RNAcentral holds the full RNA, with entries from MGnify.
The part of an RNA shown here (large-subunit ribosomal RNA, domain I) has 596 nucleotides and comes from a soil metagenome.
Rfam family: Bacterial large subunit ribosomal RNA.
The coordinates come from a structure-prediction model, not an experiment, and the mean pLDDT is 82.

Context: one part of a larger RNA
RNA sequence: GGCGUACGGUGGAUGCCUAGGCGCUAGGAGCCGACGAAGGACGCGGUAGGCUGCGAAAAGCCCCGGGAAGGCGCCAAACAACCAUUGAUCCGGGGAUGUCCGAAUGGGGGAACCCACCAGCGGUAAUGCGCUGGUACCCAGGUCUGAACACAUAGGGCCUGUGGAGGGAACCGGGUGAAUUGAAACAUCUAAGUAACCCGAGGAGGAGAAAGUAAAUAACGAGUCCCUGAGUAGCGGCGAGCGAAAGGGGAUCAGCCCAAACCUCUGUGGUGUUAAAGCCUUGCGGCGUUGCCACAGGGGGGUCGUGGGACCCAUCAGAUCCGGCGCAAGACGGAUCAGGGAGUUACAAAGUCAGUGGCUAGUCGAACUUUCUGGAAAGUUAGGCCAAAGAAGGUAAUAGCCCUGUAGGCGAAAGCUAUCUGACCUCCUGAUGGUGUUCCCAAGUAGUACGGAGCCCGAGAAAUUCCGUACGAAUUUGCGAGGCCCACCUCGUAAGGCUAACUACUUCCUAGCGACCGAUAGUGAACCAGUACCGUGAGGGAAAGGUGAAAAGUACCCCGGGAGGGGAGUGAAAUAGCACCUGAAACCGUGCGCUU
Numbered sequence: 001g002g003c004g005u006a007c008g009g010u011g012g013a014u015g016c017c018u019a020g021g022c023g024c025u026a027g028g029a030g031c032c033g034a035c036g037a038a039g040g041a042c043g044c045g046g047u048a049g050g051c052u053g054c055g056a057a058a059a060g061c062c063c064c065g066g067g068a069a070g071g072c073g074c075c076a077a078a079c080a081a082c083c084a085u086u087g088a089u090c091c092g093g094g095g096a097u098g099u100c101c102g103a104a105u106g107g108g109g110g111a112a113c114c115c116a117c118c119a120g121c122g123g124u125a126a127u128g129c130g131c132u133g134g135u136a137c138c139c140a141g142g143u144c145u146g147a148a149c150a151c152a153u154a155g156g157g158c159c160u161g162u163g164g165a166g167g168g169a170a171c172c173g174g175g176u177g178a179a180u181u182g183a184a185a186c187a188u189c190u191a192a193g194u195a196a197c198c199c200g201a202g203g204a205g206g207a208g209a210a211a212g213u214a215a216a217u218a219a220c221g222a223g224u225c226c227c228u229g230a231g232u233a234g235c236g237g238c239g240a241g242c243g244a245a246a247g248g249g250g251a252u253c254a255g256c257c258c259a260a261a262c263c264u265c266u267g268u269g270g271u272g273u274u275a276a277a278g279c280c281u282u283g284c285g286g287c288g289u290u291g292c293c294a295c296a297g298g299g300g301g302g303u304c305g306u307g308g309g310a311c312c313c314a315u316c317a318g319a320u321c322c323g324g325c326g327c328a329a330g331a332c333g334g335a336u337c338a339g340g341g342a343g344u345u346a347c348a349a350a351g352u353c354a355g356u357g358g359c360u361a362g363u364c365g366a367a368c369u370u371u372c373u374g375g376a377a378a379g380u381u382a383g384g385c386c387a388a389a390g391a392a393g394g395u396a397a398u399a400g401c402c403c404u405g406u407a408g409g410c411g412a413a414a415g416c417u418a419u420c421u422g423a424c425c426u427c428c429u430g431a432u433g434g435u436g437u438u439c440c441c442a443a444g445u446a447g448u449a450c451g452g453a454g455c456c457c458g459a460g461a462a463a464u465u466c467c468g469u470a471c472g473a474a475u476u477u478g479c480g481a482g483g484c485c486c487a488c489c490u491c492g493u494a495a496g497g498c499u500a501a502c503u504a505c506u507u508c509c510u511a512g513c514g515a516c517c518g519a520u521a522g523u524g525a526a527c528c529a530g531u532a533c534c535g536u537g538a539g540g541g542a543a544a545g546g547u548g549a550a551a552a553g554u555a556c557c558c559c560g561g562g563a564g565g566g567g568a569g570u571g572a573a574a575u576a577g578c579a580c581c582u583g584a585a586a587c588c589g590u591g592c593g594c595u596u
Stems, first nucleotide, its partner, number of pairs: 001595009015581001016546002020517002022514007029506002031167002039101003042055003046079002049075003061095006070083002106115003116135007137164002139161007171202001172200005182189001186237001212220002224251005234242002255498003262300010277290001278287002280330006305476001307441004311436001312434005318337006339429005351424005356418005362410003368383002372379001384401002386390001392404003447471007457483001478493005533540002553580001556567004
């Protein structure tokens, strides 16, 4: 030196564990914000570094309810001082306070800082002192002013606003819009209207009450979502690929309001005085521009495809009161009540109260002892018991009956909530029929041409839909559609608007589940992690779990400066001693045996 063997060191694999993750189900909740959000900075404790909580009233203050004997949050023990059956700590509801930054909003600014003004209050010898409130911009409404330029308008001032702004995981609508890739290359095409960026909305969003779908002489009846139709019909360098709809079956269901015609009122402008027009009609009297036209605005009316409505005519229809220049007659209109109907998600719009159910704390809740082993009984033995409860977790090993619970019941002062019920309340309201070559029924619209986009549809025979440019209709005997186009036929009624539910998603809350992971796994993060650290920055981004049932965490003695160790003691165990469960291998030793 090698080989073997025994015992160690080092190291942290493996096994076991789980405090954390991952995926999903059901239900809830679904917006927050100038009443200052989301997110932060800095502070607040007797001693106080971090986390948590809170805000100069600072690990908290007040009220109400629950609950119970201890409490003074965690790492994290201790000392001190305290609180508490006159009910603390703790849990739930409501309120108060809430520095500074941040949309940040008095002005500024290199966020958490600097500097003001106005009003009120206070302090100092004095202020470059202190406190409270206010002071941004835009929009809407109101009001007062007010140029060029006479009226006016622009502009300006003031007041009011639970108006705006900013944030939000995914979901939704819209705008802009790639490339990798596939086509075995590549250009049309594809990827894909995807990613990304921007705008907007909300608990959903969008769509939505037919100028529909269809059919061929049948029908259906808003939209949305799911299954099917169907990888069909189609599109396609007919390549790669892309890819419907009707119909059928379901989910949920809900329908409405305007514009216009016509009547009326107000304002402005034009026109009009031969008392001609006009003042509901007629007669008599009276008034005197009240008229007519145009435009704008308010109220009534009206909303449709068996076309509807206006105007006109007819018939029928409660009570009371009022109206027009006067009187008489008539007709008409309006108001209130009655009768009828409806309602707060659209259809008009504020709600209030009560009840019931639910949510935000809780509460009651059955049934066991023994023998043995052991450090420990829940194991074993013996005999019982409960069960609408044998889910689960904990307790010194494996517990239906020890604890927390579980099944099943019960419960709210306060706040919230309901598509629930009722009352108050609020709103609506003549009906029917008929005639008409009278009037209205959404215009730079529909359409056409050209250029594009989007539809299964790549220009094709290319309809339907949308955009740009140019041209540019009709009004119901009208107009559009039925996949070029024409006729017949059928269906519908564009160019205004609103609309719940069924649908999508899950930052968040509650309950639960898993042939999901178990610390190089599972989130990047089981641990004080988006931390340490890296980067000018955008950004990138770790490692790191386990004593024991209980600290009982080794009093005391010895060696040593200490570290560390030897005794002693604790413990079932200390080769479980805080570098702590198990403790593999590489690697490093020591003893012994063999060998060179």